[in-house]
Context: one part of a larger RNA
RNA sequence: GAAUCAACGCUGGCGGCGUGCCUAACACAUGCAAGUCGAACGAGAAAGCGGGGGCAACUCCGUGAGUAAAGUGGCGUACGGGUGAGUAACACGUAGCUAACCUACCCUCAAGCGGGGGAUAACCUGGGGAAACCUGGGCUAAUACCGCAUAAUAUCCCGAAAACAUUGGUUAUUGGGAGCAAAGGUCCGCAAGGGCCACUGGAGGAGGGGGCUGCGGCCGAUUAGCUAGUUGGUGAGGUAACGGCCCACCAAGGCGAUGAUCGGUAGCCGGCCUGAGAGGGCGCACGGCCACACUGGCACUGAAACACGGGCCAGACUCCUACGGGAGGCAGCAGUGGGGAAUUUUGCACAAUGCCCGAAAGGGUGAUGCAGCAACGCCGCGUGAGGGAUGAAGGCCUUCGGGUCGUAAACCUCUUUCGACCGGGAAAAAUGGGCGGGUGAAUAAUCCGUUCUGAUGGUACUGGUGGAAGAAGCCCCGGCUAACUACGUGCCAGCAGCCGCGGUAAUACGUAGGGGGCGAGCGUUGUUC
Numbered sequence: 001g002a003a004u005c006a007a008c009g010c011u012g013g014c015g016g017c018g019u020g021c022c023u024a025a026c027a028c029a030u031g032c033a034a035g036u037c038g039a040a041c042g043a044g045a046a047a048g049c050g051g052g053g054g055c056a057a058c059u060c061c062g063u064g065a066g067u068a069a070a071g072u073g074g075c076g077u078a079c080g081g082g083u084g085a086g087u088a089a090c091a092c093g094u095a096g097c098u099a100a101c102c103u104a105c106c107c108u109c110a111a112g113c114g115g116g117g118g119a120u121a122a123c124c125u126g127g128g129g130a131a132a133c134c135u136g137g138g139c140u141a142a143u144a145c146c147g148c149a150u151a152a153u154a155u156c157c158c159g160a161a162a163a164c165a166u167u168g169g170u171u172a173u174u175g176g177g178a179g180c181a182a183a184g185g186u187c188c189g190c191a192a193g194g195g196c197c198a199c200u201g202g203a204g205g206a207g208g209g210g211g212c213u214g215c216g217g218c219c220g221a222u223u224a225g226c227u228a229g230u231u232g233g234u235g236a237g238g239u240a241a242c243g244g245c246c247c248a249c250c251a252a253g254g255c256g257a258u259g260a261u262c263g264g265u266a267g268c269c270g271g272c273c274u275g276a277g278a279g280g281g282c283g284c285a286c287g288g289c290c291a292c293a294c295u296g297g298c299a300c301u302g303a304a305a306c307a308c309g310g311g312c313c314a315g316a317c318u319c320c321u322a323c324g325g326g327a328g329g330c331a332g333c334a335g336u337g338g339g340g341a342a343u344u345u346u347g348c349a350c351a352a353u354g355c356c357c358g359a360a361a362g363g364g365u366g367a368u369g370c371a372g373c374a375a376c377g378c379c380g381c382g383u384g385a386g387g388g389a390u391g392a393a394g395g396c397c398u399u400c401g402g403g404u405c406g407u408a409a410a411c412c413u414c415u416u417u418c419g420a421c422c423g424g425g426a427a428a429a430a431u432g433g434g435c436g437g438g439u440g441a442a443u444a445a446u447c448c449g450u451u452c453u454g455a456u457g458g459u460a461c462u463g464g465u466g467g468a469a470g471a472a473g474c475c476c477c478g479g480c481u482a483a484c485u486a487c488g489u490g491c492c493a494g495c496a497g498c499c500g501c502g503g504u505a506a507u508a509c510g511u512a513g514g515g516g517g518c519g520a521g522c523g524u525u526g527u528u529c
Base pairs, nucleotide, nucleotide: 001529002528003527004526006525007524008523009522010521013381014380015379016378017377018376019374020373021339026337027336028335030334031333032332035075036074037073040072041071048063049062050061051060052059053058082292083291084290092216093215094214095213096212097211101209102208103207106205107204108203109202111200112199114148116146117145123138124137125136126135127134128133155178156177157176158175159174160173163170164169184197185196186195187194188193218264219263220262225255226254227253230252231251232250233249234248235247237245267289268288269287270286271282272281273280274279294315295314296313297312298311317328318327319326320325345371347370348369349368353367354365355364356363357362384414385413386412387411394405395404396403397402418470420465421464422463423462424461428456432452433451434450435449436448437447438446439445473518474517475516476515477514478499479498480497484513485512486511487510488509494501495500
C1' cells in the first nucleotide's frame, strides 16, 4: 500500500447493489417450514337458514352437503432448506478405465388386460388408562391384499450350430423346457363406439446412482516399527453389483526412512485476497462434491434412505403425570437464553421463478420473490453556484508598523439535485387461468378474440409547492511523512508505529489559532499478502 463475514472510538444526509453468530455441532418457549388427489375407495356431520308439529321443553322435514373433519389407498415426504462436528480419506480435485450394475416419475416400442377369493380401517358396540394410547366383538369398499388361467419379448436350464478360436471354449442364429402379469376409474355419446389416465413385460433415450486405477494438495521422528480378516487362495453366502463385504477351510503373507503406525490440525474444490510475476495466505457469500441432523447403534418401507421436521434400542438432558406411565429434539425461517469484541424481523406474499400433488380448476411451499434492521462493504449523489474589500466585527500572532483566518462572512444575483409536502403513477403479466371462436377426429396441439390475476406498492418513475433552505466530520502537523506558532506544564502530567520527546522559552505532552490529509466518513485494534 492492498485486503477483511470484522470489532472498537468519534461522527453521520440520501440512494442502488451486496453482506450480516468467525464464539457454544450450547440449550431452546411460541408460531410456521410437506403436502396433495373425491377422475382409486367405503362412509359422512354440525352451526346457520327455510318450513311443519307442539302451551312449552322439544321434535320432524328440507337446505347447508355428498361439503367439513376423519379413515383406506396412491404419489410425494431420499428434492428443496441448514450446518462444518467428524473426516488426512479414492472424502475432494483432475486424468482415465471398467462392467460386475440399478433407474419410481418422463419420452418411445411390443404384447396383454380373462375369471375368482378372503379380509380390514373408517363406522357400530364393549373394556382398560390421568394421559399417550391399548384392547375384545360386529359390518363394509377399492387402483389395498391373495390364489387361478393365459405368456409375445426378456430371464434361467438343456440341446444343435456356420464363424472365431483352439482343446477349457465364445457366439450370430435356432429347437425344446421352466418360471413370471394385471385394475380398473372416468369423460363424450341414445346406442354402437371413441377418448383420457392407470395396470403387465421388454428395449432404448434422457436423467440419476455405483465400482476401479494413476496423479495432486498439511505438520510432528522428542511417533519406528505396524498388521490375525491381517495379505492371498478355494468354496459357500450376501448385494442391484465387483470385492476379505461376510463366513468355513488352506497358505503366511501385506505395509514401512520414497516415513508405515501413532499423534496434532483440517470438510475438499471452482474460486477469493495479495503480488510485476513466481509465490504466499484464505475456502465467508454464490456454484459443484462430501459429511452430519441431541449422542451412539440398528434396521424397516421404498426405484432410491440406514432417512433433519419417519421407526426401534440404549444414553444424557428437558417437560407432563392421577407416580402406574408418557412426551420431546431449530446445524429449516423468525425468535429466546447463554457464550462473546461481535452478527438482523417471532414481517408480507405465493403475483413471478421453481418444486410436490392433481386430468384440470386448484392446493401446498419461511424454497423463492419482497419488505424491515445494521455506514458491515462497494458504488453513486448531496450538504449550494456566481458576484462580493471599507480586506467589517471577532479570534490568533506581532518587531505594535502590521500579519493571518479571508472572498471566508455580511450583502447582491441565481439555482432547487437529494430530503420535506401536495398530485399523477408503472414495467415485472401472459407464452398463466376462465369464457367464446377458427383449424382439427379430438376435451390433444395450435391460432384469434375477450376477460381475470401484483406481495413488493401508491414503490420506481414523474408533475408541482417553497426556501439556501434540513445535511460535516475525523485524524494528523519532530524525522520517516504532507502540515507551525502562542500559552500552560516542568523527567510531572503525559505522548509513542520505530527513532525517541518531557528535568523553565517543548513545532514531539495539554489547549488555542493556523495548517495538512481524507471525507459520510475518519482513525484505532486484530488478521493476510
Predicted 3D model of a 529-nucleotide part of an RNA (small-subunit ribosomal RNA, 5' domain) from a metagenome. The prediction has a mean pLDDT of 81.